[in-house]
RNA sequence: GGACAGUUGGCAGAGCGGUCGAAUGCGGCGGUCUUGAAAACCGUUGAGGGAAACCUCCAGGGGUUCAAAUCCCUUACUGUCCG
Numbered sequence: 001g002g003a004c005a006g007u008u009g010g011c012a013g014a015g016c017g018g019u020c021g022a023a024u025g026c027g028g029c030g031g032u033c034u035u036g037a038a039a040a041c042c043g044u045u046g047a048g049g050g051a052a053a054c055c056u057c058c059a060g061g062g063g064u065u066c067a068a069a070u071c072c073c074u075u076a077c078u079g080u081c082c083g
Base pairs, nucleotide, nucleotide: 001082002081003080004079005078006077007076010026011025012024018066027045028044029043030042031041032040046057047056048055049054059075060074061073062072063071
């Protein structure tokens, strides 16, 4: 330098163009149980702005579309392979 794969809440990770800011698990917090703890079970839990209502956020930027995490372009980063 080239090809391919990937980048989604604290972590892992699913996600078809349509109520998805978003499943599930882990983790956190509260509780039940226990003499106490662990385990198990129940509830809850992303971030920013705002008094609230609400708005914005899927690596960054741009485009297509009535509608984009999802399609297209571009940049960055990570991994694998090739030269």